The part of an RNA shown here (small-subunit ribosomal RNA, 5' domain) has 524 nucleotides and comes from Bisbaumannia salifodinae. The full RNA is in RNAcentral, with records from ENA and SILVA. Its mean pLDDT, the model's own confidence on a scale to 100, is 82.
[in-house]
Context: one part of a larger RNA
RNA sequence: CCUAAAGGUGCCCGUAAGGCAUUACACGUGUGAGCGGAGCGAUGGAAGCUGUGCUUCCAGGCGUCGAGCGGCGGACGGGUGAGUAAUGCAUAGGAAUCUGCCCGAUAGUGGGGGAUAACCUGGGGAAACUCAGGCUAAUACCGCAUACGUCCUACGGGAGAAAGCAGGGGAUCUUCGGACCUUGCGCUAUCGGAUGAGCCUAUGUCGGAUUAGCUAGUUGGUGAGGUAACGGCUCACCAAGGCGACGAUCCGUAGCUGGUCUGAGAGGAUGAUCAGCCACACUGGGACUGAGACACGGCCCAGACUCCUACGGGAGGCAGCAGUGGGGAAUAUUGGACAAUGGGGGAAACCCUGAUCCAGCCAUGCCGCGUGUGUGAAGAAGGCCUUCGGGUUGUAAAGCACUUUCAGCGAGGAAGAAGGCCUGAGGGGCUAAUACCCUUUCAGGAAGGACAUCAAUCGCAGAAGAAGCACCGGCUAACUCCGUGCCAGCAGCCGCGGUAAUACGGAGGGUGCGAGCGUUAAUC
Numbered sequence: 001c002c003u004a005a006a007g008g009u010g011c012c013c014g015u016a017a018g019g020c021a022u023u024a025c026a027c028g029u030g031u032g033a034g035c036g037g038a039g040c041g042a043u044g045g046a047a048g049c050u051g052u053g054c055u056u057c058c059a060g061g062c063g064u065c066g067a068g069c070g071g072c073g074g075a076c077g078g079g080u081g082a083g084u085a086a087u088g089c090a091u092a093g094g095a096a097u098c099u100g101c102c103c104g105a106u107a108g109u110g111g112g113g114g115a116u117a118a119c120c121u122g123g124g125g126a127a128a129c130u131c132a133g134g135c136u137a138a139u140a141c142c143g144c145a146u147a148c149g150u151c152c153u154a155c156g157g158g159a160g161a162a163a164g165c166a167g168g169g170g171a172u173c174u175u176c177g178g179a180c181c182u183u184g185c186g187c188u189a190u191c192g193g194a195u196g197a198g199c200c201u202a203u204g205u206c207g208g209a210u211u212a213g214c215u216a217g218u219u220g221g222u223g224a225g226g227u228a229a230c231g232g233c234u235c236a237c238c239a240a241g242g243c244g245a246c247g248a249u250c251c252g253u254a255g256c257u258g259g260u261c262u263g264a265g266a267g268g269a270u271g272a273u274c275a276g277c278c279a280c281a282c283u284g285g286g287a288c289u290g291a292g293a294c295a296c297g298g299c300c301c302a303g304a305c306u307c308c309u310a311c312g313g314g315a316g317g318c319a320g321c322a323g324u325g326g327g328g329a330a331u332a333u334u335g336g337a338c339a340a341u342g343g344g345g346g347a348a349a350c351c352c353u354g355a356u357c358c359a360g361c362c363a364u365g366c367c368g369c370g371u372g373u374g375u376g377a378a379g380a381a382g383g384c385c386u387u388c389g390g391g392u393u394g395u396a397a398a399g400c401a402c403u404u405u406c407a408g409c410g411a412g413g414a415a416g417a418a419g420g421c422c423u424g425a426g427g428g429g430c431u432a433a434u435a436c437c438c439u440u441u442c443a444g445g446a447a448g449g450a451c452a453u454c455a456a457u458c459g460c461a462g463a464a465g466a467a468g469c470a471c472c473g474g475c476u477a478a479c480u481c482c483g484u485g486c487c488a489g490c491a492g493c494c495g496c497g498g499u500a501a502u503a504c505g506g507a508g509g510g511u512g513c514g515a516g517c518g519u520u521a522a523u524c
Stems, first nucleotide, its partner, number of pairs: 003521001005520002008517002013368002017364001018362002020327001025325003029322003034072002039069002044065002048062003079280003088205007097197002102193008110144001112142002119134006150159003164185006172179002206252003213243003218240008255277004259270004282303005305316004333359001335358003341355001342353004372402004382393004406465001408460004416451001421445006428438002468513005473494003479508005489496002
């Protein structure tokens, strides 16, 4: 000088930061990942709307909610640092790869089929749940056709795709449902891009030699398998290699970096917050699905632990946000809102979002402000000292005259709101079309702020509500008296204390910092 600090003492206010470093210990409760009816069939309950029926009521449609099939997202975002000394990270390169959504381009989107949940019926079970039979749909599933480009062969050929939905409409056809045309969103194949990811190489990356030898898929080759991809990645055979005092192997410790602290620098120490990468998700193992995982809030198996049970069997995983116990010197609220930014879904409205934005607690640190200002000598009283004359506290107080920051009370009061939606008009594109739709411009409209009793401003009252901590022997700024008497005690070092202690304890005075001050711990 510095700190993610702690404990002592004291404490007015604000801004913007930070806040389990220890048990990767165990967790009650709530919540953190859903979304879309413009993919699909269906329907239980209720308010409403519509209206053919006179009403009760029934039927159809719209609409709402809860399930189900199907789709996208749950691989992001958030947490932690156990493991890892190199399958990591940092820097610089590389070739044998994949990439949902997004962007650009090319070519298509034809014709069929069989199921299955939901639902109904029946059965089993305490429950979790589950079995059998029957019915049904799809952008679910499977063939057929087609194949510019694609893939495999290697020039003969062979293989492989799709799905519809919504809006609008003049002719024509119609079984009155539509066909058909068109616009938008989708779907299929392929190429390129962007983004993301996997892989390889080199160099660097803590301590120990009281660790000197280590290694059989080990090192290389051939062939095969496997992977998105190269490769002993795996296997069969062959050869006997490969690493090592330039420190292999083993042991200990440790996430790495940008950075942070210190220092004139070189260095040394460190890796909280923020950002990049990695690893992990009760412990160990495994794969499934998928563009992407060997998956924190998915699945299976084993284990420990906890809970339920009708003893047959089941359920769970806070190192997400709060919160609890425990551990510890020590670290916060079971808060508000999706208003903004961002993310997921959706055509959109919108829904979800403990990401995030805010608020609460804590002087934990940095910074800022205040606790009054001027005047005031009878140098008051009191305290302390005294050579008893006086000195000092001290312009300090009182008194007089002012001011009102901040806090308090009251009033009105921004910005953070951009966009999106609805209506109307004009233009352009598409089109058979002055529909619809898209884009753009203008005008109008409705709703829209958690923070928030916000910030900032104005007004009101009154010096009113606001100062402590450490030290005073030398280092080191600051001295006297009383008490004690090698006792009690102090102390960072030197050292003080045994009857005149500026060093212990108290008082008066002084010095230094100041909403802090000093102590302990730690680094330079």